Predicted 3D model of a 522-nucleotide part of an RNA (small-subunit ribosomal RNA, 5' domain) from Alteromonas sp. BG20. The prediction has a mean pLDDT of 87.

[in-house]
Context: one part of a larger RNA
Parts: sequence; structure tokens; C1' cells
RNA sequence: GAUUGAACGCUGGCGGCAGGCCUAACACAUGCAAGUCGAGCGGUAACAUUUCUAGCUUGCUAGAAGAUGACGAGCGGCGGACGGGUGAGUAAUGCUUGGGGAUCUGCCUCGAUGUGGGGGAUAACCAUUGGAAACGAUGGCUAAUACCGCAUAAUACCUACGGGUGAAAGGGGGCUUUGGCUCCUGCGUUGAGAUGAACCCAAGUGAGAUUAGCUAGUUGGUGAGGUAAUGGCUCACCAAGGCGACGAUCUCUAGCUGGUUUGAGAGGGUGAUCAGCCACACUGGGACUGAGACACGGCCCAGACUCCUACGGGAGGCAGCAGUGGGGAAUAUUGCACAAUGGGGGAAACCCUGAUGCAGCCAUGCCGCGUGUGUGAAGAAGGCUUUCGGGUUGUAAAGCACUUUCAGUGGUGAGGAAGGCCUGGUGGUUAAUACCCAUCAGGAUUGACGUUAACCACAGAAGAAGCACCGGCUAACUCCGUGCCAGCAGCCGCGGUAAUACGGAGGGUGCAAGCGUUAAUC
Repeated sequence: GAUUGAACGCUGGCGGCAGGCCUAACACAUGCAAGUCGAGCGGUAACAUUUCUAGCUUGCUAGAAGAUGACGAGCGGCGGACGGGUGAGUAAUGCUUGGGGAUCUGCCUCGAUGUGGGGGAUAACCAUUGGAAACGAUGGCUAAUACCGCAUAAUACCUACGGGUGAAAGGGGGCUUUGGCUCCUGCGUUGAGAUGAACCCAAGUGAGAUUAGCUAGUUGGUGAGGUAAUGGCUCACCAAGGCGACGAUCUCUAGCUGGUUUGAGAGGGUGAUCAGCCACACUGGGACUGAGACACGGCCCAGACUCCUACGGGAGGCAGCAGUGGGGAAUAUUGCACAAUGGGGGAAACCCUGAUGCAGCCAUGCCGCGUGUGUGAAGAAGGCUUUCGGGUUGUAAAGCACUUUCAGUGGUGAGGAAGGCCUGGUGGUUAAUACCCAUCAGGAUUGACGUUAACCACAGAAGAAGCACCGGCUAACUCCGUGCCAGCAGCCGCGGUAAUACGGAGGGUGCAAGCGUUAAUC
């Protein structure tokens, strides 16, 4: 000199853009953060509509009807493996770069083909019943895109090449002579793609030798098991190997990278925000489901802690967003909205979304703007100083003439809006002018931010400057006070009666809504 997720002191006008628990991976009150589908199902607790019944006060009360819109609870499907957080662990099962072959892949895209015919249950519900609760138990009824056989079977799988195994589910719209036709969507098998994931290899990726030897599933083979898949991954048997001064093993420290910071570069430091990968989710262990987890807001066991209890037993997990206590030099609101972007579900309308978009707080940083402009010498007064003549503050002020950025008040007012809905036209599909799909036109609409940005008008210099330093390094000097005292100090060093070095004042210098100090890195 540059830099910072900074803190502290003094000071503080506005805006834009960013950033904001680096410490206790400490403990957490409260609310929210993952739901959705009735176009899978049986149904109807609530609301509304309609119809019926009764009472009357003639539009209200009570009751009935799943008939309709819808829909609590339940069965079922998809999603809760994404998104969001944190960096405890991990020096290599990680990361980075470059390769490899023995794999899987829901939703999505393209292609082939099928979707036939049956069955038995079970929740909800009803009844009885246990328990303080959490939650159950028994009996009975019922449905499905829930579950299970049968048929069919290839370019699927297994094979000893003879053969064997092996699937599915419906739902919605339109027309109908009720035979069926047609459209959309789903389901099964299979081939390929895309995406995602798993595994292996090489090189690189901290410190310590005051750590020199380490290793029995250890190293390799055969066979088997296991896995989506290779493999001591696991097991039986056999052999005795394998690693190591090119640093094994052990100990300490640490998430890695793109980056970032400094530097002319080489190099050094660092890994906040943003992006990629990894790991973790109170601590330890385990599996289940599933295309995918050994699963942050799932399950089981053990432990610590907290809470409820009728003492028999139960409930919980903010390293999600806010917020609280604590720790600390130190780090924000228990805000608004799904309008946009994206995600989940759904045919869609739509619902959910503390992701996200915004707002609030903080000079934490960067950038921009302002705090006026011109004129004005009697060089006013006052202050300071003086050799008492003066000098300086100083065109500075006052005065005069202007301007109105920003802030303030009032008004006008974009863009972020694409879509979706309704009506009509055209084309495709079809037997069809239905339905459905595509496209075009018209119409009424969808904004949290928001008192938006921007623009216009109004008034008035009106509301807006501090901080550090002035001995040398280092830009900037005098007076007073003090008297090795009080104090200063980054280094050299100042201070013991004329201190440009302490404290105050006047003046000056440097930066400026900041300025200094401290800490840290180059």
C1' cells in the first nucleotide's frame, strides 16, 4: 500500500447494488416450512344448491334425500431420496483432473406388442369392549387403478439345448337402434434414447521421524454365497504373502473444488456470499418401503436430556424460516405474497411451496449524489498572535443576485403479465357439424413489491460534516498550561521551567458520510 462476513471509539443526509452467528454440531417456548388427486374406491362428518316433509311468525326453524357442487376421516396412487440447512466427522470409502467396464435408472422421448377371464379379503362403517392418555382388542358388513390365481407369451429370462418360467386395470368425454362406434388418459411386456446414480484405476490434494516398522480376512488363489454390478464384500479350503525412508503405521489439524485475496510474476494466504461434489440431521446402531434412502420435519432398538401421567405407561428432536435463552468483541423481522421463476400433485381449474420473489433492520462493504452557486475589501466585528507598526482567520462571514439536485408535500404513472377463462373462425381426428387437440381473432380479467421506477407541480438556502493528524519517517506551527510530574509512543524517541513530540487554544494538513484504532493476510 492492498484486502476483510470484521469489531471498537467519535460522527452520521439520501439512494442503488450486495452482505449479515466466523463463537456453543449449545438447549429450545410458539407459529409456519410437504402435500396433492373424487377423472382410482367405498362413501357423506361439515358447507352450499335443489327437492320433499312438519311447524308456523310467509321466509325462518327442524327433519329427510349423495340428486348436485363439493368433501372431514379412511382405502389406493404419486410425491415426502427434490428443494432448504450445517461443516461435526473425514488426510481418503472424500475432492479435482483424466480414463475404464462388470451395472441399475420412477417420471420423460421414440418404436413394437398386449390390455382376455376369474377369486378371496380388508380399512372406512356398525356393535361390544380395554386404557388417564398415547393408542388399541374382538365380532360383523363393503369397494377399488389395493391383493391373488388362471389364460395368453416374444426379439424377455433360465437352460443340461430336450425344455421350462413369466404380465396387465381401469377411468373420463361424445354419439347410439344399447349391439356397438369413437376420442382422451392410464396399465403390462419389450427394444433404444435421454437424464440421474453406483463401482474401479492413475496422478494431484496438510503438519510431525521428539511416530520406523505395520498387517491374520491380513496378501493372493480355487469354489461358493451375496449385490443392480466387479471385488475378501462374506464364507470354506489352500498358499504365505501385502505395505514401508519415493515416509507405511501412529499422532495432530482440516470438509474439497471453481474461486477469492495479495503480488509485475513466480509464489503466499484463504475456502463467507454464488456454483459443483461430499458428509451429517439430539448421540450410537439397524433395517423396512421404494426406481432411488439405510431417509433432517419416516420406522425400530439403546443412551443422554426435556415434557405429560391416574405411576401402569406415553410424547419430543429448529445444523428449515422467523424467534428465545446462553456463549461472545460481534451478526437482522416470531413481516408480505405465491404476482413472477422453479418444484410436488392433478386431465384441468386449482391446491401446496419460510424454495423463491419482495419488504423490514444494520454506514457491514462497494458505487453514485448532496450539504448550495455567483458576486462581495470598509480586508467589519470577534478569536488568535505580535517586534504593538501589524499579521492571520479571510471572499471566509454579513450584504446583494440566483438555483432547487436530494429530502418534504400534492399529482400523473410505465415495466415486471407470460398465461388461464369465455365466445367465435380455421385445421386435425371421426360416421359425425358431438367430444377432444392445435391455431387465430375478440371479450372480461390475474401484481406481494406499491404511497413502485420515472415524470410534473409547489415552497424555501431552506433539513444535511465530521474524524484523524501536524518532532523525523510523513503532508501540516505558533501561543498558553505542565515541569522526568501528568502524560505520549508504530520505530527512533519526547517530558527534569522558554516542549512545533504531554494537555488546551488559534492556525494548518489529509481523508470525507465517514474517519481513526484494533485484529488478520499478502